A computed fold for a 368-nucleotide part of an RNA from Corynebacterium durum, annotated as large-subunit ribosomal RNA, domain IV.
Context: one part of a larger RNA
RNA sequence: CUAUGGUUAAGGAACUCGGCAAAAUGCCCCCGUAACUUCGGGAGAAGGGGGGCCAUGUGCGGCAAUCACCCUUGUGCGGUGUGCGUUGUGUGUGGCCGCAGAGAAGUGAGGGAAGCGACUGUUUAUUAAAAACACAGGUCCGUGCGAAGACGUUGCAAGUCGAGGUAUACGGACUGACGCCUGCCCGGUGCUGGAAGGUUAAGAGGACUCGUGAGCACGCCCGUGUGGUGUGUGAGGCGGGUAAUUGAAGCCCCAGUAAACGGCGGUGGUAACUAUAACCAUCCUAAGGUAGCGAAAUUCCUUGUCGGGUAAGUUCCGACCUGCACGAAUGGCGUAACGACUUCCCUGCUGUCUCAACCAUAGGCCCG
Numbered sequence: 001c002u003a004u005g006g007u008u009a010a011g012g013a014a015c016u017c018g019g020c021a022a023a024a025u026g027c028c029c030c031c032g033u034a035a036c037u038u039c040g041g042g043a044g045a046a047g048g049g050g051g052g053c054c055a056u057g058u059g060c061g062g063c064a065a066u067c068a069c070c071c072u073u074g075u076g077c078g079g080u081g082u083g084c085g086u087u088g089u090g091u092g093u094g095g096c097c098g099c100a101g102a103g104a105a106g107u108g109a110g111g112g113a114a115g116c117g118a119c120u121g122u123u124u125a126u127u128a129a130a131a132a133c134a135c136a137g138g139u140c141c142g143u144g145c146g147a148a149g150a151c152g153u154u155g156c157a158a159g160u161c162g163a164g165g166u167a168u169a170c171g172g173a174c175u176g177a178c179g180c181c182u183g184c185c186c187g188g189u190g191c192u193g194g195a196a197g198g199u200u201a202a203g204a205g206g207a208c209u210c211g212u213g214a215g216c217a218c219g220c221c222c223g224u225g226u227g228g229u230g231u232g233u234g235a236g237g238c239g240g241g242u243a244a245u246u247g248a249a250g251c252c253c254c255a256g257u258a259a260a261c262g263g264c265g266g267u268g269g270u271a272a273c274u275a276u277a278a279c280c281a282u283c284c285u286a287a288g289g290u291a292g293c294g295a296a297a298u299u300c301c302u303u304g305u306c307g308g309g310u311a312a313g314u315u316c317c318g319a320c321c322u323g324c325a326c327g328a329a330u331g332g333c334g335u336a337a338c339g340a341c342u343u344c345c346c347u348g349c350u351g352u353c354u355c356a357a358c359c360a361u362a363g364g365c366c367c368g
Base pairs, nucleotide, nucleotide: 001363002362003361004360005359006358007357008356010354011353014352019349027051028050029049030048031047036041038177052096053095054094055093056092057091058090059089060088061087062086063085067081068080069079070078072076097101109347110346111345112344113343114342115341116339117338121133122132137175138174139173140172141171142170143169149161150160151159178334179333180332181331183264184263185262188261189260190257191256192255193254194253197252198251199250203246204245208241209240210239211238212237215233216232217231218230219229220228221227222225265283266282267281268280269279292326293323304320305319306318307317308316
């Protein structure tokens, strides 16, 4: 010097991002116990008192010698009573010792307020345990049974799960106990339904057209033949192209649907102080944010302003509303209980600190 323990005058969180760490509380019995509450809780709330040993009195029990009586064929057993003794537990009085009597070890600190999540649970094996996930409850959607959905195969099989279940069932999505509630918008996207019209594939259809080309017509050549060659025309067949017409779902279209994805305005003026605007006008929209909450886990400006707490408070609590940019199952607002969650305050307690000291053990370092 480091590590691990121990003690500390006076003060007692002044330390620090933050009481981190440490200290304190701790067991049993008795008394006593608030707000709030879903009446179960909260609660071991909080806050107090007692606790060793000896003597003695007393209460309530267990076992039970002896004796008496009864029963019995039995002098052994059984029953009733008595209660020598022994033992357990409570309580009263007096006394004794120590600094200290749950004498050691082990063994809750408590209270007030707020946020989030109802709760018990689950999670990043190896930096995150949480406000994240799950949850009971709620709603919507699908599915009539060879069910939907899923596994299997890869162009869709058999088979299997669902389920030896049958819509009070099963599958999917969102929300997340409980209480009070859940407003407006279907224009866009999605989904469901509709079928009149428009558009639309392969296929069907085959008007028409092109190529090939027997034959025919004409020209040219020669070796004059059933010859060769060129041009034109051109039946049938074959081949190429192709119009009208016909042709489903889908899309366009018409409705419904927001606990589907989502969305939920601006400007100008106006009241007899001022300010403000119940009111009026106007533009736009599918509709213009309702209830509740609000500087919030959301507020930039911002340490907003006022109040509380402190001598002093960027945090905290209560209000205000000017909501940059809350808002109703991407749920809104409350809420008892619960939480190794987050924030603020108080009591107790302390070497966290003012401010450091000493001791023990282990290691390092220096001298020998």
The organism belongs to Corynebacterium, within Bacteria. Its mean pLDDT, the model's own confidence on a scale to 100, is 85. It matches the Rfam family "Bacterial large subunit ribosomal RNA".